[in-house]
RNA sequence: CAGGCCGGGUGACCGCGGCGCCUCGCAGAGGCGUCGAGGAAAGUCCGGACACCGCAGGGCAGGACGCUCCCGAGAUCGUCUGACGACACGAGGGAGGCGGCGAAAGCCGACGGAAAGUGGCACAGAAAACAGACCGCCGGUCGCGGAUCUCCGGAGUCGCGGCCGGUAAGGGUGAAACGGUGGGGUAAGAGCCCACCAGCGGCCCUGGUGACAGGGUCGGCUCGCCAAACCCCGUCCGGUGCAAGGCGAACAGGCUCCGCUGACGCGGCCCGCCGAGGAGCCGGGUAGCCGCACAGAUGGAUGGUCACCCUCGACAAAAUCCGGCUUACAGGCCUGCU
Numbered sequence: 001c002a003g004g005c006c007g008g009g010u011g012a013c014c015g016c017g018g019c020g021c022c023u024c025g026c027a028g029a030g031g032c033g034u035c036g037a038g039g040a041a042a043g044u045c046c047g048g049a050c051a052c053c054g055c056a057g058g059g060c061a062g063g064a065c066g067c068u069c070c071c072g073a074g075a076u077c078g079u080c081u082g083a084c085g086a087c088a089c090g091a092g093g094g095a096g097g098c099g100g101c102g103a104a105a106g107c108c109g110a111c112g113g114a115a116a117g118u119g120g121c122a123c124a125g126a127a128a129a130c131a132g133a134c135c136g137c138c139g140g141u142c143g144c145g146g147a148u149c150u151c152c153g154g155a156g157u158c159g160c161g162g163c164c165g166g167u168a169a170g171g172g173u174g175a176a177a178c179g180g181u182g183g184g185g186u187a188a189g190a191g192c193c194c195a196c197c198a199g200c201g202g203c204c205c206u207g208g209u210g211a212c213a214g215g216g217u218c219g220g221c222u223c224g225c226c227a228a229a230c231c232c233c234g235u236c237c238g239g240u241g242c243a244a245g246g247c248g249a250a251c252a253g254g255c256u257c258c259g260c261u262g263a264c265g266c267g268g269c270c271c272g273c274c275g276a277g278g279a280g281c282c283g284g285g286u287a288g289c290c291g292c293a294c295a296g297a298u299g300g301a302u303g304g305u306c307a308c309c310c311u312c313g314a315c316a317a318a319a320u321c322c323g324g325c326u327u328a329c330a331g332g333c334c335u336g337c338u
């Protein structure tokens, strides 16, 4: 540095929830047996199952993702097909490529596009992006001054200052300054030209499934950084989540209707018997049950005390299920590598 594992132990007693069996004086109580949180049960961040709604076709908006190959629960409500099937997709994982960091093992990267457009780049600095010019350097011109020469009219030269122009090599600032080094060239300079190097683009060759790497040649000479800023390009995406959804009462009470001209009931009908209530709706799609689990509810269980021992015990506790990711974590163990 990488990977994996553990997450106080034992015993006694008391207690809690589910299930099964048994007992009793049975709306219940008791006894026995058995099972009863995690590596993350967490965050609810992704993908899916499942459920309901929606769906002729197309588009806009919105969202997610973005190097390559392989794997991948699934998906089939993406495309093609008459169908089988194929391709595309797929949270994420593995191995690699490229870039950055590290002495190394190794770690990190939302890793398409900045030569489409818009926007941003603190401080410092002249200037932060189709460039620009503070100091400096160079040329011209005007003025002033010094020394020199002089045929006294001036001449050239040096310095300072003003104005006009050229330049971007040097200085300085910065995270970053419009290629680097050397030479030629020039008034001074500059890819202005040349050689080499770096970078970019086109073409070709070689290796690789591929991302890509190595080499050759040509070109213009160089196009700063940021897209987890807007944006552009490409691929994909119907919506809502177990409070989904299914079944669905009883009592009180209320309203309406029927009924002594006999309702209801007496096995379906008639006769017959009986003799005061009966039916529907609301209450309420409520309660409850299912969904729902080899923990599992809807007041929601999984705990406490004592003793002994040790390295003295962290983060945290289910709520439809599964697969991932991320985050938190006292302490300890194992393996491999530098």
Base pairs, nucleotide, nucleotide: 001336002335003334004333005332006331008309009308010307011306012305013304014303016036017035018034019033020032021031022030023029024028038315042326043325045324046323047322048321049320050241051240052239053238054077062237063236064235065234066233067096068095069094070093071092074089078087079086080085097111098109099108100107101106112232113231117230118229119226120225121224134171135170136167137166138165139164140163141162142161143160144159145158146157148155149154179197180196181195182194183193184192198222200219201218202217203216204215205214206213207212245290246289247288253282254281255280256279257278258277265273266272310313